Model confidence (mean pLDDT): 89 of 100. Small-subunit ribosomal RNA, central domain from a metagenome, 350 nucleotides, folded computationally. The RNAcentral record of the full RNA draws on SILVA. It matches the Rfam family "Bacterial small subunit ribosomal RNA".
[in-house]
Context: one part of a larger RNA
C1' cells in the first nucleotide's frame, strides 16, 4: 500500500492569482514508450512444496521434480494509456445588443443629530442612578430661540434585499474601473480543472511619520457598590477610533463544510433577465438561466442533521488529521522597528 478519515469527535491553508506537477472532451490514422500475448536467456546452492528413497521410525539425511509472482532479449497485438499528424465543437473563451448591483478608486455636494462659541428670551436648578455621590450652575448653568465653527457617522429607504475572491461594501453626484448574468448570431478550435513553491489581498487591536480629533473611549483619576471592588454602575478622560503614506498579517478570518466537472423526488418564498399566454395597462399564470432562503424524497450520517446551494452518488487535483497534557510552548530557520507572525519538537507525565 491493499483498507481510515476531515459540519459539531483530531482534522479544509483567511482569500485570490498562478509556476513546477498531477489530471484531462470527440473522430481518423500513424507510432508501439506504458499494457497484453507467446518463445527464449536468466533467476546459486541451501531451505519451502510434491514425490522417491537411505538410518527399525521420527526428526534428520539423500536423489528427482515443481515454484522461484523478478529482470532481459526477441517476436507479435493495438482496445486503453502515451507520442505524432490530421480534423470536429459539446468543455473552454472571443466579438455583439442589454438590464441588475452598499463590487472598488478619486474629487465634490447635502441634511439630521451630538459637542463648542457668540447673541437673544429666562431663572435656580441642571445631571446622573437602584438610590446616590463626584460633576455643571447665580461669574446665569439645564431649557428654549437665532447665527457660527469643527469633525464624525449616513436615520427612513433597507429586505435569511444587493454586490465582492475572502476580508468586506450603505447619503446624493460626476469622473476613472474590476466581476458576474441574460439574449441571439458569428468566431477561435480543448485553449480546460487544480495547484507544491512563490506573488498578490487580508476586519478589529498594534507600531512609525505628519496631520486631525465633534462623539465615544482602553489606561488614568474621582464618585458610589462591597466584607474587600484593582470591576459591574455614574462623573470626568488621554491614547485610539478619522486622513495620508508605510508596517504588522492575525480572528469564532465561521457555512467552524477546501475548489472542479457530471449525475440523482419534489414544494415554497425572493433578487436578476428571457420567452409564452392574457391585456388598456399595473397585475395574474406557465415556462427557462442564474443568483439566494425556507421544508422536505431517495440516500449520507455515531447522532444532531445533510439533502440539485449535499454532509447523497462518482472522477480529477491540493491542504491537513493520528490519544489528553506539555505547546502551538522550546530550540534553531525566516519575517517584522517592536508588540510578534510563522514554520515546529522532546523530556516527562496520565
Nucleotide at each position: 500500500c491493499u483498507g481510515g478519515g476531515c459540519g459539531u469527535a483530531a482534522a479544509g491553508c483567511g482569500c485570490g492569482u498562478g509556476u513546477a506537477g498531477g489530471c484531462g472532451g470527440c473522430c481518423u490514422g500513424g507510432c508501439a514508450a506504458g499494457u497484453c500475448a507467446g518463445a527464449c536467456g536468466u533467476g546459486a546452492a541451501a531451505g519451502c512444496c510434491c514425490u522417491c528413497g537411505g538410518c527399525u521410525u521420527a526428526a534428520c539425511c539423500g536423489g528427482g521434480g515443481a515454484a522461484g509472482u523478478g529482470c532481459g532479449c526477441c517476436u507479435g497485438a493495438a482496445a486503453c494509456u502515451g507520442c505524432c499528424a490530421g480534423g470536429c465543437u459539446u468543455g473552454a473563451g472571443u466579438a455583439c445588443g442589454g438590464g441588475a448591483g452598499a463590487g472598488g478608486g478619486a474629487g465634490g455636494c447635502g441634511g439630521a443629530a451630538u459637542u463648542c462659541c457668540c447673541a437673544g428670551u429666562g431663572u435656580a436648578g441642571a445631571g446622573g442612578u437602584g438610590a446616590a455621590a463626584u460633576u455643571c450652575g447665580u461669574a446665569g448653568a439645564u431649557a428654549u430661540u437665532g447665527g457660527g465653527a469643527g469633525g464624525a457617522a449616513c436615520a427612513c429607504c433597507g429586505g435569511u434585499g444587493g454586490c465582492g475572491a475572502a476580508a468586506g461594501c450603505g447619503g446624493c453626484c460626476u469622473c476613472c474601473u474590476g466581476g458576474a448574468c441574460c439574449g441571439a448570431u458569428a468566431c477561435u478550435g480543448a485553449c480546460g480543472c487544480u495547484g507544491a513553491g512563490a506573488c498578490g489581498c487580508g476586519a478589529g487591536a498594534g507600531c512609525g511619520u505628519g496631520g486631525g480629533u465633534a462623539g465615544c473611549a482602553a489606561a488614568c483619576a474621582g464618585g458610589a457598590u462591597u466584607a474587600g471592588a484593582u470591576a459591574c454602575c455614574c462623573u470626568g478622560g488621554u491614547a485610539g477610533u478619522c486622513c495620508a503614506c508605510g508596517c504588522u498579517g492575525u480572528a469564532a478570518a465561521c457555512g467552524a463544510u477546501g475548489g472542479g466537472c457530471a449525475c440523482u423526488a419534489g414544494g415554497u418564498g425572493u433578487g436578476g433577465g428571457g420567452g409564452g399566454u392574457a391585456u388598456c395597462c399595473a397585475c395574474u399564470c406557465c415556462u427557462c438561466c442564474c443568483g439566494u432562503g425556507c421544508c422536505g424524497a431517495a440516500g449520507c450520517u455515531a447522532a444532531c442533521g445533510c439533502a440539485u446551494u449535499a454532509a447523497g452518488u462518482g472522477c480529477c487535483c491540493c491542504g491537513c488529521c493520528u490519544g489528553g497534557g506539555g505547546a502551538g510552548u522550546a530550540c534553531g530557520g525566516c519575517c517584522g522597528c517592536a508588540a510578534g507572525g510563522u514554520u515546529a519538537a522532546a523530556a516527562c507525565u496520565c